[in-house]
RNA sequence: AAAAAUCCUAAGCCGAAUUCUGUGAAAACAGAUACGGGGGAUGCAAUUUUUUGUGGGGUGAAGCAACUGUGACGACAGUUGCCGGGAUCUCUUCCGUCCCGAACCCGUCAGCUAACCUCGGAGGCAACAAGGAGGAGGAUU
Repeated sequence: AAAAAUCCUAAGCCGAAUUCUGUGAAAACAGAUACGGGGGAUGCAAUUUUUUGUGGGGUGAAGCAACUGUGACGACAGUUGCCGGGAUCUCUUCCGUCCCGAACCCGUCAGCUAACCUCGGAGGCAACAAGGAGGAGGAUU
């Protein structure tokens, strides 16, 4: 270097949300941190917006259209289609199966955007089974 065989399928999943230090009996508090978000020039893009409601915008997968019902509009509920997201192997592709399509925030205002400024660094789940076919990588012989 090449070839072959075996293993990386219990010790997790969604999410940016992990880890460290100090004080403290603990709870907690403070500082940092992996990892995430927002604002913000020239220039480019856009010719747009209209103050309590059909204003506009942000995080996030959490959207769009049609039809039906309630309804004064807005709106709400349901169905269908399209679209988007997740599922346990180190990463990844295809097929298939099962699920999700919420919630919250800003406050009249924000396009992209260097410098710069600023914020988060939570929470919630799982227990003998929907997996199958490949590619790459690694370990051992």

The prediction has a mean pLDDT of 76. A computed fold for a 141-nucleotide RNA from Lihuaxuella thermophila, annotated as c-di-AMP riboswitch aptamer (ydaO/yuaA leader). Lineage of the source: Bacteria > Bacillati > Bacilli > Thermoactinomycetaceae > Lihuaxuella. Rfam family: c-di-AMP riboswitch aptamer (ydaO/yuaA leader). Rfam's curators write: This family represents a conserved RNA structure found upstream of the ydaO and yuaA genes in Bacillus subtilis and related genes in other bacteria.